[in-house]
């Protein structure tokens, strides 16, 4: 923007439009073309003054019916558009002009009669007229022929003048008349039509050849007219890559839509042209038709029928059926405009003018306006305060458009006839009947009605709540929905448009996404494998001319409408009227001459030729050579050889391998050798010869644009492969064997055939790559090298040309990169690209012996595929480095018994959580009850607990009974606060309490882990289109992003380190409960005394790479040394960056949401968390002599103690009991053990080991059965050092020994601390694990636990092949051949004319011939369906 449709909704009017998409499907009914009596005869009716007048009917005749109206099937064509031509033509009616309109004749319809048929109709006989038909005459500027002149024309030819010959016309009617209307011939005009031509006008080459009347000529025929239009003859032409032929699609145009334009798409309405009229064919009539509402024939269909035959054609207007998502009334009128007939009146007109239906489109207009805050009610949200709907409503005032009612009421109409006037006519002026629309528009009065639709995540203007819970659903793209959805559904509010709004469909735009304007091809899609060369395209300098292109002027045309501008008319607008401009085009003509082109003449700068040198794996052929491998022969010689990571197969005592000599044969040519050379590319490597191609340099001469590119064509084209024939040493697909492996149709090994080699012939493809077409010109430098030349001071250097490489400006590029060898700046030509997949495919064609090659789609499917670069992550990539990471060691775990936790199982319940590292002696620093969250049972319901509230009662509280398992219920007694407000308690009421119920994936807080790893960032600046980079990288160094140096960076922050605590040395001060050297004293630091020492407390000192030496860059720092109690962060602790794991925890706590409320809350009793076939983790005790047992004996530290620690003493075998000195603690509790000294055991399941079990006790506690700890006696299990695997530890560490504490009534083998004794080992960083930095690759980014390929199985979809099978439209050949036309024949018939007549001319019918529609047959091709089965492809959680 729609000629739209659908959904919801719908006040009015104006102007347009309305079966285009589908069925050029079929049609009931009515109407759409008639008219003329002033052409003709007849006839009917009425009137009548009988003379006629008026009105009508069928027929003859004239004109019309070829216009107007409809549709778009066919048509790719002179169909259409535009511009020409017609000297190759016609033209009724109309206009003008000239001249005529004489004289005869014969019929026929109507009508009458008869026959026939169902009908439609038909036949025969008879009568009659004309402006119907026709004979004769006359006629010229008519036609034909001939002759002569003249004008135009390139020509063919045409015009014109004159002369001669022959031929061709007519109709009357009206009127008293004048005259009018006709008729005939000719000339001209106008109008309309025919024919011809240039240019333009869709797609396909997977359509490349087409054509026999075909192309041309001659002659004839035919036509209004040219022409193969037709026929005969002659010639062999004509069209085609500038796309013929064929196929598919399509009416064309003015214009319409869109767009800045160029374009792209369309061809409704209106207008011009064409074509068609059920389908196909044909002619007749006519001025005009091959005729929509005519004729004939064929076919299909429909209707009538008396079955014998007839009739029909809405793509005219209405209307019907069908089809479809879809398109109107069987209306009014000829009043206007226009058409037909007529002298006219008038008649006809579904053309047209109007009305009806439809929001289908455009335009206009309304649904009110002003005031109105208590910001009403209601709705919605809420942080509960309020906000919003909202001046919106209500209310008050005002207005009054449509419809309705009432009244008035148009323009559109005048030029009719006629009358009058003017006038020669023509015409003009005045009067003059006539309105379908319509009592409509419009005016006045009264009086009132009327808003929806879509959207609100972004694009895109506009939000909240509830419901739902990956469901239901939404979606144009991205995407939304898995319990807090601005995205689904509803509501509130809002936004947009508005009598409409939204959806769907189509077209253009955006899309520079086919690029003329205006794109690209190194890596994104895209340079042909290379050359040669045809057509084509493009092309150096000068002069002159031409004027095709080009430019300018004039002129014709470019229909109207449309578009644009300016005015006008409807109240405005849409609409409509007028004028102008425009229509960018085509033709004709005049001019210009710069450029392109053409012609002519020159030139030498491009290109080429000759001469002289030079270079090279350029090509072809022939000959020759040495090294090596293998084989053969002979000699020497003996047991292995060979091969691999290691082996085996294999070869070898029949003598290998090794070695020497000789021989045979094939293939390849070490060193030189090189980002060297040559070639168009593929490619080319021993030496020599022959033939042959190329390039470069230098200097001259010659030719004179001879050039560049190059569709098709032609030639060459690695390897592999194919054919024929040779050859075959080595290598080696296939194949065989041996290994490897889970397997190993592989990688490795031993063999081995095609092949590799040669000749000839095919194939024609490669990552044929510089992924960069060829040619020309120009645009900074530097360095190397190959081949030449020049200069020169000559192993060197400088310059020039031609190659070949590296770096690098400008510039280009998305970036990477390219950069005089361009991917820069320009020019010429060719090739190629247009999202990914399907698909280097299918079908077809061409080529090929085959393999296959070339050309090359679609359906379907996806929203991406891709390029370059960035940051990460990752790598069985690289480099550097670290860590008890490995290694080196020590001790373990894994085996046993037990303890403890977990899984699993079980159970009424075995509460819940934690689950790789980072769960499992974890939450739990204590489950008998309690704890406790679980189960069973019994109870309570404003509640065990909090706050508030009203009412009633009572102090609170305590004690004792009864029932009961207890909770609880009930009874009794004691008690009797107070400041009179109340506190406290009980009952009752309402708000609410309560929840270890769910969600750690809604959260806060806390915690684990990477990791005490050295990292993580920022500001400014700079670089980059950008993501980002730089800093933070580099060289050193460090435990450390620690420090130093360098540097487009300079600084800064969080981390590291330090600051803090403990510990190691020491000084000073202090001196009890600590200490004791000296003095005295005791059983004893017990006491006096003292504070030197130890120790405690407090404040200090000390260590900083400070010093010297060496190394290093004179730096940072490192190495060892001295001194020192301690040495290079002295040892240990606390301290945990940005972040990761949706890590853990809603059962510590807090908290959103959800759930529960006589229960998921609360109380009580008992049970359970302690179960037990089994599996795992963490530990303890052991297996013994480095030990066990017995006896004696020595030395700690950290700590704890009032419902507590508890001594001496005493009882008990012991656990422990009795008892209670001392201690609120440097005072008391308070003994360490390993060790050590003696003795014993003597290698055993033991004097090891202590599980298990029996008996008896102790302690705690209401309570020890489920289910505590301890003691004594007895019992005396497994276990003799532990498979694969695996853990900890680097020094006061591991190992070993005991001690204390928290929790706690009681209950550690756990946990947290403490001290005693006290080792071994570290070469080192290859490997394992983890980590840090730099770098590299990447198709990963949920980031390698990533991504992802193919088969198989299943489902669906489209496609290809397919034995076949069914249609369709063309073409070809043949058969048959209607109607018709033309011709022939002379069978029949015959009014006009001729003839006295016979008869003739002519005409008609019939038959035949030619052409021919439909039909039939045949063989091929094309195309569309369908098809068992087969094939690959796409999609799927």
């Nucleotide at each position: 923007a729609c000629u739209a449709a659908c959904g919801c909704u719908g006040g009015c009017g104006g102007u347009g439009c309305g079966u285009c998409u589908u069925u050029a499907a079929a049609c009931a009914u009515g109407c759409a073309a008639g008219u003329c009596a002033a052409a003709c005869g007849g006839u009917u009716a009425a009137c009548c003054u009988c003379g006629g007048u008026u009105a009508g009917c069928a027929g003859u005749g004239g004109c019309g019916a070829a216009c107007g109206g409809g549709u778009g099937a066919g048509u790719a064509g002179c169909a259409c558009u535009u511009a020409a031509g017609u000297a190759a033509u016609c033209u009724g009616c109309c206009u003008u002009a000239u001249a005529g309109u004489c004289u005869g004749a014969a019929a026929u319809a109507a009508c009458u009669u008869u026959u026939u048929g169902a009908a439609a109709g038909a036949a025969a006989a008879g009568c009659u007229a004309a402006u119907g038909u026709u004979g004769g005459a006359u006629a010229g500027u008519c036609u034909u022929u001939u002759a002569a002149g003249u004008u135009c024309a390139c020509a063919a030819g045409a015009g014109u003048u004159u002369a001669a010959a022959a031929g061709u016309a007519a109709a009357g009617u009206g009127g008293c008349a004048a005259c009018a209307c006709g008729c005939u011939a000719u000339a001209a005009g106008a109008u309309g039509a025919g024919c011809u031509u240039g240019a333009g006008u869709a797609u396909g080459a997977u359509u490349a050849g087409c054509u026999a009347g075909u192309u041309g000529g001659u002659a004839a025929g035919g036509u209004a007219a040219u022409g193969g239009c037709u026929u005969a003859c002659c010639a062999a032409g004509g069209c085609g890559a500038u796309g013929a032929u064929c196929a598919u699609u399509a009416a064309c145009u003015g214009u319409c839509u869109u767009g800045a334009g160029a374009g792209a798409g369309a061809g409704a309405a209106c207008a011009g042209u064409c074509a068609c009229a059920a389908u196909g064919g044909a002619a007749c009539u006519g001025a005009g038709a091959u005729a929509c509402g005519g004729u004939c024939c064929a076919u299909a269909c429909u209707u009538c029928u008396a079955c014998g035959g007839a009739a029909g054609g809405c793509a005219g207007c209405a209307g019907u059926u069908u089809a479809g998502a879809a398109u109107u009334u069987u209306g009014c009128u000829c009043a206007a405009u226009g058409g037909g007939g007529g002298a006219a009146a008038c008649c006809c007109u579904g053309a047209a003018g109007c009305a009806g239906c439809g929001a289908c489109a455009c335009c206009g207009u309304g649904u009110a306006a002003a005031u109105g805050a208590a910001g009403a009610a209601g709705g919605u949200c809420u942080u509960c305060g309020g906000a919003u709907u909202g001046u919106a409503a209500a209310a008050u005032u005002u207005a009054g458009u449509a419809a309705g009612u009432a009244g008035g009421g148009a323009a559109a109409a005048a030029u009719a006839a006629g009358u009058a006037a003017u006038u020669u006519u023509a015409a003009u002026u005045a009067c003059g009947a006539u309105g379908a629309u319509g009592g409509u528009a419009c005016c006045u009065a009264c009086c009132u009605a009327a808003a929806g639709u879509a959207c609100c995540g972004g694009c895109u203007a506009a939000u909240u709540a509830c419901g739902u819970g990956c469901c239901a659903g939404c979606a144009g793209c991205c995407g939304c929905g898995g319990u807090a959805a601005u995205a689904c559904g509803u509501a509130u509010g809002g936004u947009a448009c508005a009598a409409g709004c939204g959806u769907u469909g189509u077209u253009c735009g955006g899309a520079a996404u086919c690029a003329u304007u205006g794109g690209g091809c190194g890596u994104a899609a895209a340079g042909g494998g290379u050359g040669u060369g045809u057509a084509g395209g493009u092309g150096g300098a000068a002069u002159a001319g031409a004027u095709a292109g080009u430019c300018a002027g004039a002129u014709g045309u470019g229909a109207a409408a449309u578009c644009u501008a300016u005015a006008g008319a409807c109240u405005u607008a849409a609409u409509u009227u007028a004028u102008a401009a425009a229509c960018u085009g085509c033709g004709u003509u005049u001019g210009a001459a710069a450029c392109u082109u053409c012609u002519a003449u020159u030139c030498u700068a491009g290109a080429g030729u000759u001469u002289a040198a030079a270079a090279a794996a350029g090509g072809u052929a022939a000959a020759u050579g040495g090294a090596a491998u293998u084989c053969u022969u002979g000699g020497u010689g003996u047991a292995g050889u060979g091969g691999u990571a290691a082996a085996a197969u294999a070869c070898a005592u029949a003598g290998a391998u090794a070695u020497c000599a000789a021989g045979a044969g094939g293939a390849a040519c070490a060193c030189c050798g090189a980002u060297g050379g040559c070639g168009a590319a593929a490619g080319c490597a021993a030496u020599u010869u022959a033939c042959u191609g190329u390039u470069u340099u230098a200097a001259a001469a010659c030719u004179g644009a001879c050039a560049c590119u190059g569709a098709g064509g032609c030639a060459c084209u690695a390897a592999a492969g194919c054919g024929u024939g040779g050859g075959u040493a080595g290598u080696a697909a296939a194949c065989a064997g041996g290994a490897u492996u889970a397997g190993a149709u592989a990688c490795c090994c031993u063999g081995g055939u095609a092949a590799u080699c040669c000749a000839c012939g095919c194939c024609c493809u490669a990552a044929a790559c510089u992924u960069u077409g060829u040619c020309u010109a120009c645009u900074a430098a530097u360095u190397g090298u190959u081949g030449a030349a020049a200069g020169u001071u000559c192993u060197a250097c400088u310059u020039u040309c031609a190659g070949u490489a590296a770096u690098g400006c400008a510039c280009u590029u998305a970036a990477c990169a390219g950069a005089u060898u361009a991917a820069g700046u320009a020019g010429a030509c060719c090739g190629c690209c247009u999202g990914g997949g399907a698909a280097c495919u299918a079908c077809g064609a061409u080529c090929g012996c085959a393999a296959g090659a070339u050309u090359g789609a679609a359906a379907c499917u996806c929203a991406a595929a891709g390029g370059a670069a960035u940051u990460g992550a990752c790598g069985g990539g690289g480099g550097u480095c670290c860590g008890c990471a490995c290694a080196a060691g020590c001790a373990g775990u894994g085996g046993a018994g037990c303890a403890u936790g977990u899984g699993g199982u079980u159970u009424a319940a075995u509460u819940c959580g934690a689950u790789g590292a980072u769960a499992c002696g974890c939450g739990a620093a204590a489950a008998a009850c309690c704890u406790u969250a679980c189960c069973u049972g019994g109870a309570c319901u404003u509640g065990a607990c909090a706050u508030a509230u009203g009412c009633a009662g009572g102090a609170a509280u305590u004690a004792u009974g009864u029932a009961g398992a207890a909770a609880u219920a009930u009874a009794u007694a004691a008690g009797u606060c107070u400041u009179c407000g109340g506190a406290c308690c009980u009952g009752u009421u309402u708000a609410c309490a309560g929840g270890u119920g769910c969600u750690g994936c809604a959260u806060g807080g806390u915690u684990g882990u990477c990791g005490u790893c050295a990292g993580c960032u920022c500001g400014u600046g700079u670089c980059g289109u950008g993501a980002g980079a730089u800093g933070u990288u580099g060289g050193g160094u460090u435990u450390a992003g620690u420090c130093c140096c360098g540097c487009a960076a300079c600084g800064a922050g969080c981390g590291c380190a330090a600051c803090c605590c403990c510990u190691a040395u020491u000084u000073c001060a202090u001196g009890u409960u600590g200490c004791u050297a000296a003095u005295a004293u005791u059983a004893a630091g017990u006491u006096a005394a003292g504070c030197a020492c130890u120790c405690g407390u407090g404040a200090g000192a000390a260590a900083c790479u400070g010093a010297a030496a060496g190394u290093g860059a004179u730096g940072a720092a490192c190495u060892g040394u001295a001194g020192g109690a301690a040495g290079g962060u002295g040892g240990g602790g606390a301290u945990g960056a940005c972040g990761u794991c949706a890590a853990a925890u809603c059962c510590u706590c807090a908290u959103g949401g959800c759930c529960u409320u006589u229960a998921u809350g609360u109380c009580c009793a008992g049970g359970g968390c302690u179960a037990c076939a089994c599996a795992c983790g963490u530990g303890c005790u052991a297996c013994a002599a480095u030990g066990g047992c017995u006896a004696g004996u020595a030395c700690a530290a950290c700590g704890g103690g009032g419902a507590g620690c508890a001594a001496u003493a005493u009882c008990g075998c012991a656990a422990g009991g009795u008892g209670g000195a001392g201690c609120c603690a440097a005072u008391c509790c308070u003994u360490a053990a390993a060790g050590u000294u003696a003795g014993u055991c003597u290698a055993a399941g033991u004097u090891c080991g202590g599980a298990u079990u029996g008996a008896a006790a102790u302690c705690u506690g209401c309570a020890a059965c489920u289910c505590g700890a301890u003691u004594u006696c007895a019992u005396g299990a497994a276990g003799c050092u532990g498979g694969a695997a695996u853990u900890g530890c680097u020094a006061g560490u591991a190992a070993u020994c005991g001690u204390g504490g928290a929790u706690c009534a009681g209950c550690a083998u756990g946990c947290c601390a403490c001290g005693g004794u006290g080792a071994a080992u570290a070469c080192g960083u290859u490997c394992u694990c983890g980590g840090a930095c730099c770098u590299u690759g990447u198709a990963c980014a949920c980031a390698c636990c990533g991504c992802c390929c193919g088969u198989c199985a299943c489902a669906c979809c489209a496609c290809c092949u397919g034995a076949g099978u069914g249609g369709g439209g063309a073409g070809c050949a043949c058969c048959c051949a209607a109607a018709g036309u033309a011709g022939u024949u002379a069978u029949a018939a015959u009014a006009a004319c001729c003839g006295c007549a016979a008869g003739g001319a002519g005409u008609u019918a019939a038959a035949c011939u030619a052409c021919u529609a439909a039909g039939g047959u045949g063989a091929a091709a094309c195309u569309c369906g369908u098809g068992a089965a087969g094939g690959g492809g796409g999609u799927g959680a």

Predicted 3D model of a 1437-nucleotide RNA (small-subunit ribosomal RNA) from an uncultured bacterium. The coordinates come from a structure-prediction model, not an experiment, and the mean pLDDT is 82. Rfam family: Bacterial small subunit ribosomal RNA. The RNAcentral record of the sequence draws on ENA, Greengenes and SILVA.